Context: one part of a larger RNA
RNA sequence: UUGGGCGUAAAGCGUACGUAGGCGGAUAUUUAAGUCAGGUGUGAAAGCCCCGAGCUCAACUUGGGAAUUGCAUCUGAUACUGGGGUAUCUAGAGUAUGGUAGAGGGUAGUGGAAUUUCCGGUGUAGCGGUGAAAUGCAUAGAUACCGGAAGGAACAUCAGUGGCGAAGGCGGCUGCCUGGACCAAUACUGACGCUGAGGUACGAAAGCGUGGGGGAGCAAACAGGAUUAGAUACCCUGGUAGUCCACGCCGUAAACGAUGAGAACUAGGUGUUGGGGGGUUAACUCUCAGUGCCGAAGCUAACGCGUUAAGUUCUCCGCCUGGGGAGUACGGCCGCAAGGCUAAAACUC
Numbered sequence: 001u002u003g004g005g006c007g008u009a010a011a012g013c014g015u016a017c018g019u020a021g022g023c024g025g026a027u028a029u030u031u032a033a034g035u036c037a038g039g040u041g042u043g044a045a046a047g048c049c050c051c052g053a054g055c056u057c058a059a060c061u062u063g064g065g066a067a068u069u070g071c072a073u074c075u076g077a078u079a080c081u082g083g084g085g086u087a088u089c090u091a092g093a094g095u096a097u098g099g100u101a102g103a104g105g106g107u108a109g110u111g112g113a114a115u116u117u118c119c120g121g122u123g124u125a126g127c128g129g130u131g132a133a134a135u136g137c138a139u140a141g142a143u144a145c146c147g148g149a150a151g152g153a154a155c156a157u158c159a160g161u162g163g164c165g166a167a168g169g170c171g172g173c174u175g176c177c178u179g180g181a182c183c184a185a186u187a188c189u190g191a192c193g194c195u196g197a198g199g200u201a202c203g204a205a206a207g208c209g210u211g212g213g214g215g216a217g218c219a220a221a222c223a224g225g226a227u228u229a230g231a232u233a234c235c236c237u238g239g240u241a242g243u244c245c246a247c248g249c250c251g252u253a254a255a256c257g258a259u260g261a262g263a264a265c266u267a268g269g270u271g272u273u274g275g276g277g278g279g280u281u282a283a284c285u286c287u288c289a290g291u292g293c294c295g296a297a298g299c300u301a302a303c304g305c306g307u308u309a310a311g312u313u314c315u316c317c318g319c320c321u322g323g324g325g326a327g328u329a330c331g332g333c334c335g336c337a338a339g340g341c342u343a344a345a346a347c348u349c
Base pairs, nucleotide, nucleotide: 004320005319006318007303008302012317014202015201016200017199021195022194023193025089026088027087028086029085030084031083033081034080035077036076037075038074039073040072041071042070049065050064051063052062053061054060092192093189094188095187096186097184098183099182100181104178105177106176107175108174109173110172111155116150117149118148119147120146121145122144126137127136163170164169207249208248209247210246212245213244217243218242222238223237224236225235260316261315262314263313264312265311268294269293270292271291272290273289274288275287276286277285278284298305299304322349323348324347331342332341333340334339
């Protein structure tokens, strides 16, 4: 390469936007690139294959044909694909109008509960902690209870296989700025679409930078007390980075639905969220968009999946090819660093 695959066996980039490229709705017409048909030229000879001939046969030699699946050029065909052109359309896509739901994002303000610390009061000998203890705190008055103050962080109940977001993720309340989605009925644009190598942006936690700010609780490191043969742990008492804010980096996760994006088709039942229609505004029912469960057909090695597909198909991208060595070395690119991305081989089983 051919071929086969990617939920769990190796394999879907963390996610989106988008360049090139690939792919692309309906009708009419034109052109004729692909495609198809025919002609001409060429495709050396020998060899191979077929029909003959010559050595007594054969090998061998020799005559003719076929083949040479190709290329070039000319003429023609127009169903399909495609390209190009022209004209038209509305089912894809989008815009306008009116509504709806939402922890979507940013910023400013604000509220109560709780923890901690401080001040004042009451009050007296313990508190705390554990399997049991001890370290620790406490007569310089702790713990407990009451009142007050400060400060930081997080928002109980509501809360829900509820909602929103491309993913990461998002939860007290209010204002301002702002993105997207869904529904209904019309009108408009008229294929404007899908995917997407490179590229760009976003991207939990941890980590890094600024002699930055902040610091209640929690808590790597660290110290002490226990446990133990030991205990660089699990348990306990403390406790610094960090966790929080601002700005700038990092770019990774079991970044998971371990399931790429888009489109079409293939029984249903049941719950729930947001719209709309019918209906005695009630039950109920129809419908669109999400989100769960159970299941026809079908698929699957099985588990299971099953209109939210892992079914049946199409388009485009990414990725896999025995285990270890190794997501390592070297080189390159990126980073302040930590490290990240790309990515082997020897050897070995």